[in-house]
RNA sequence: UACUUAUCCAGAGUGACGGAGGGAACAGGCCCGAUGAAGUCCGGCAACCUUCAAGUGAGAACUUGAAAAGGUGCUAAAUCCUGCAGGUAUGAAUAUGCCUGAAAGAUAAGAU
Numbered sequence: 001u002a003c004u005u006a007u008c009c010a011g012a013g014u015g016a017c018g019g020a021g022g023g024a025a026c027a028g029g030c031c032c033g034a035u036g037a038a039g040u041c042c043g044g045c046a047a048c049c050u051u052c053a054a055g056u057g058a059g060a061a062c063u064u065g066a067a068a069a070g071g072u073g074c075u076a077a078a079u080c081c082u083g084c085a086g087g088u089a090u091g092a093a094u095a096u097g098c099c100u101g102a103a104a105g106a107u108a109a110g111a112u
Base pairs, nucleotide, nucleotide: 003110004109005108006107007106008105013042015041016040017039021032022031023030026083027082028081029080043075044074045073048071049070050067051066052065053064054063055062056061079104084101085100086099087098088097089096090095
């Protein structure tokens, strides 16, 4: 780097250092930021891997509940929103709203 599966409207700081950018990429929009961005540390959140218990099952395994030491992850806004396709409402129409799916992306686990 590409592949498979699952999840992505919940949750998490009045901390320290830092010093101007940031919200993945492209485009359009909308935001955050000197009342301090990115980044680092500390703290925290969550429960994918993990452990335990109960239940189901011939078994592989699955479901539910609990825990948080370790491996990751996350810690403004839905993955900030839209982009492609279908449906639907309004409209004369460009279009706009809503719903579903796809695409792209992120994270985890697995496989090569």